Predicted 3D model of a 477-nucleotide part of an RNA (small-subunit ribosomal RNA, 3' major domain) from a metagenome.
The prediction has a mean pLDDT of 85.
Rfam family: Bacterial small subunit ribosomal RNA. Gene Ontology terms of the family: structural constituent of ribosome and ribosome.
Context: one part of a larger RNA
RNA sequence: UGACGGGGGCCCGCACAAGCGGUGGAGCAUGUGGUUUAAUUCGAUGCUACGCGAAGAACCUUACCUACCCUUGACAUCCUAGGAAUUUUGAAGAGAUUCGGAAGUGCCGAAAGGAACCUAGAGACAGGUGCUGCAUGGCUGUCGUCAGCUCGUGUUGUGAGAUGUUGGGUUAAGUCCCGUAACGAGCGCAACCCUUAUCCUUAGUUGCCAACACGUCAUGGUGGGGACUCUAAGGAGACUGCCGGUGAUGAACCGGAGGAAGGUGGGGACGACGUCAAGUCAUCGUGGCCUUUAUGGGUAGGGCUACACACGUGCUACAAUGGGCAGUACAGAGGGUAGCGAAGCCGCGAGGUGAAGCCAAUCCCGAAAAGCUGUUCGUAGUCCGGAUUGGAGUCUGCAACUCGACUCCAUGAAGUCGGAAUCGCUAGUAAUCGCGAAUCAGAAUGUCGCGGUGAAUACGUUCCCGGGCCUUGUACA
Numbered sequence: 001u002g003a004c005g006g007g008g009g010c011c012c013g014c015a016c017a018a019g020c021g022g023u024g025g026a027g028c029a030u031g032u033g034g035u036u037u038a039a040u041u042c043g044a045u046g047c048u049a050c051g052c053g054a055a056g057a058a059c060c061u062u063a064c065c066u067a068c069c070c071u072u073g074a075c076a077u078c079c080u081a082g083g084a085a086u087u088u089u090g091a092a093g094a095g096a097u098u099c100g101g102a103a104g105u106g107c108c109g110a111a112a113g114g115a116a117c118c119u120a121g122a123g124a125c126a127g128g129u130g131c132u133g134c135a136u137g138g139c140u141g142u143c144g145u146c147a148g149c150u151c152g153u154g155u156u157g158u159g160a161g162a163u164g165u166u167g168g169g170u171u172a173a174g175u176c177c178c179g180u181a182a183c184g185a186g187c188g189c190a191a192c193c194c195u196u197a198u199c200c201u202u203a204g205u206u207g208c209c210a211a212c213a214c215g216u217c218a219u220g221g222u223g224g225g226g227a228c229u230c231u232a233a234g235g236a237g238a239c240u241g242c243c244g245g246u247g248a249u250g251a252a253c254c255g256g257a258g259g260a261a262g263g264u265g266g267g268g269a270c271g272a273c274g275u276c277a278a279g280u281c282a283u284c285g286u287g288g289c290c291u292u293u294a295u296g297g298g299u300a301g302g303g304c305u306a307c308a309c310a311c312g313u314g315c316u317a318c319a320a321u322g323g324g325c326a327g328u329a330c331a332g333a334g335g336g337u338a339g340c341g342a343a344g345c346c347g348c349g350a351g352g353u354g355a356a357g358c359c360a361a362u363c364c365c366g367a368a369a370a371g372c373u374g375u376u377c378g379u380a381g382u383c384c385g386g387a388u389u390g391g392a393g394u395c396u397g398c399a400a401c402u403c404g405a406c407u408c409c410a411u412g413a414a415g416u417c418g419g420a421a422u423c424g425c426u427a428g429u430a431a432u433c434g435c436g437a438a439u440c441a442g443a444a445u446g447u448c449g450c451g452g453u454g455a456a457u458a459c460g461u462u463c464c465c466g467g468g469c470c471u472u473g474u475a476c477a
Stems, first nucleotide, its partner, number of pairs: 001477002003474003007471007015461002019425005026316008034307002042053002064302007073125001077124002079121005086103007107114002127291002130289003136285002138280003141276001143274001148187006154163003167178003193268004198236007208225002212223003239262001242256005318418001322377007334365003339358002344353003384415001389410007431453007
């Protein structure tokens, strides 16, 4: 100087407390461990691995296993020889591949030849998701959006170092004020950026419809209009600016006015010096090592989907604030041409048919759901719950056996609110309800977004956990 303490002081955080809803019990989905296997490819492992890499394993992907094949190679550069390239077709085979048949003679150049492309050959070389993340770059997680981490000059100490950065206040903040052997500065904080909340101006189609007409069973449908909503560009607005009180006449704090918004208005992007030899050689790059008729390459089939069990994360429930049936209302944000696909017709349905419109403020996906109104069920393993299984189908796709999703009929399991323990959340939040997108032929209860309805509680900081500052002890570095 640090680190540590079941030392002290001050302070903060959904850290506790106060509340609300969960997990832990059940069934299923998904990931992991373990076991099994020819293979169940590899990585991630307290917090910071475990719906993680994977925004999507039937083939492909695919790296794994088995079998069958290739050896200058699937890919790059160079050399030699031959041939245009290319298209089409027969046989064998699981296919890779092997053996044939037919068509075809292009472009540049006067020619020689050349540029692509194909075949054969020789070697330099290619190749490696092989090892090392403890050789590395880059990227990322975490402490932590915590308020810290440092430097120059000066001063001080023999020196390591100290001071500044400590102290008194204050703040979300090393934020600001005052004091001060310190005076300044840098990286962080904040602001500048995006979005949302209010208003104004400009613009008015594909959006809108107040007034005036026309028209319809009805609809901005039509003439028209720019008022309104909205769209999207530019501005205004919030700064403790104003008032009162407290404070040291300071920084600031408390209350108030005005205001759409008030003291950082809400949300996002943004992550200091560093820590964990943290993670990644399987995104990529790369040193070293290893491999070279194989640890490289091709193909078919299988596996990654196994299953006594254990754990994590979720979904659905156990019902009446509910289930069923009928009627009826209101979103936002997205996507669409190898696409979204309307009306109509067929089917109980998944869907089929059909083809209008749309490169989309125009057309389509598209029905929002919870809600509201009426009715039924009456506390029951039930008109709760839907696993499992049988049958029949639909769709995608060469192909749904291993191993897809969905529909209909039948079946109707566990489950009556969950032990010890444990998680999330402070407001348009939790809870609850549906909608969309990426990936994607198909395949979400996952992920990322969107809106609808919409709470309770916070006395307080003694305690648990994590962190910041000062101080103290130390046989630790």